[in-house]
RNA sequence: CCAUACCAGCCGGGGAGAUAGCGGAGCCCUGUACCUGCAACCCGCUACAGCAGGGGUGGAUUCCCCUCCUGAGAGCCGAUCUUCUCCGAAUUGAGUUCUUUUUCUUGUGUUGACGAACGGGUCCUCGCGCAAUGCGGAGCCGUGAACCAUGUCAGGUGAGGGAUCAAGCAGCAUUAAGCGGUACGCCGUAUGUGCCGCAAGGUUGCCUGUUCUGAGCAAGGAACUGAAAUGUCGCGGGGGAGUGACACCCGAUGGAUGGGUGUAUGG
Numbered sequence: 001c002c003a004u005a006c007c008a009g010c011c012g013g014g015g016a017g018a019u020a021g022c023g024g025a026g027c028c029c030u031g032u033a034c035c036u037g038c039a040a041c042c043c044g045c046u047a048c049a050g051c052a053g054g055g056g057u058g059g060a061u062u063c064c065c066c067u068c069c070u071g072a073g074a075g076c077c078g079a080u081c082u083u084c085u086c087c088g089a090a091u092u093g094a095g096u097u098c099u100u101u102u103u104c105u106u107g108u109g110u111u112g113a114c115g116a117a118c119g120g121g122u123c124c125u126c127g128c129g130c131a132a133u134g135c136g137g138a139g140c141c142g143u144g145a146a147c148c149a150u151g152u153c154a155g156g157u158g159a160g161g162g163a164u165c166a167a168g169c170a171g172c173a174u175u176a177a178g179c180g181g182u183a184c185g186c187c188g189u190a191u192g193u194g195c196c197g198c199a200a201g202g203u204u205g206c207c208u209g210u211u212c213u214g215a216g217c218a219a220g221g222a223a224c225u226g227a228a229a230u231g232u233c234g235c236g237g238g239g240g241a242g243u244g245a246c247a248c249c250c251g252a253u254g255g256a257u258g259g260g261u262g263u264a265u266g267g
Stems, first nucleotide, its partner, number of pairs: 001267006009057003012030004020046005034054005063260003067256003073250001075248001081242008093233002096228003101223008115212008123202003127198003130194002132191006139182005149174004157166003
């Protein structure tokens, strides 16, 4: 150095979690990497830290170890920022309201602004009238009395010698109380009524006429002065949700460097 047989090693690793600790199922990362059985409210084990059975590879670019780089991903810390919610303060930063002054813009104004005086209309209050509507009454119409209403009273009755007289039912007519109706018109009364009229008063507003005066007036924006209220934003504090920088810690994969690893037999 070669061949055969065998031993070690290897045939995936990592994170969180769980555990005294290690490994296993599941989840996540890496990325390709034998099979079967056991197990998560568990299974196996003890620092050589899954167990049992089978298979492959096997002395190395491939197995093991050290150091360095890379850094998927997880954990932890939680700055910052966003947002919700509660409490507080007001010395006032913004915002709101009022105000002072200045300025700008637009419109209007010598075909006369603002203002003043007089008048009218509208408006408001009160009174009266008229109308409308409702209610009541009178009036009118209809109906309305077995007898106890009126008139006329057939028949019949009574009185009388008679002429005649008297009372009077039914019928007919009328009427009282009562009942019903009532278009127009009458009287009274009421009103959430009225493009109505008369009179008095008010004058804040609006419109308008005349006269006087003679240049402003109105609206909006900005800045400034002062004040007030509120607690919307902002401010301070507490709590919740999200985001998750930096640091710390573990670390797959990949890369670099150095080192380590057999036994037997035969030639």